[in-house]
Molecule: c-di-GMP-I riboswitch aptamer
Organism: soil metagenome
RNA sequence: GAUAAAGCCAAACCACGAGCAAUCGUGGGACGGAAAGCCACGGGUCCUACUGGGAUCGCCGGGUUGCCGAA
Numbered sequence: 001g002a003u004a005a006a007g008c009c010a011a012a013c014c015a016c017g018a019g020c021a022a023u024c025g026u027g028g029g030a031c032g033g034a035a036a037g038c039c040a041c042g043g044g045u046c047c048u049a050c051u052g053g054g055a056u057c058g059c060c061g062g063g064u065u066g067c068c069g070a071a
Base pairs, nucleotide, nucleotide: 001068008033009032013028014027015026016025017024018023031058037064038063039062041061042060043059044056045055046054047053048052
């Protein structure tokens, strides 16, 4: 942070599988994304066999690493 170039990720939905669930994995598929890489650290939201445990980093913030790059 260019209406540049190279490459990257992949929402909804569908199939199969895992899970009580939120949701996740693989394949298809692209709504989008400049950290939509990684970390549940703070807040939020959601689930639950609820004094506990879990999901979401493509909800926001923070931390950390990183590709390309003209004027």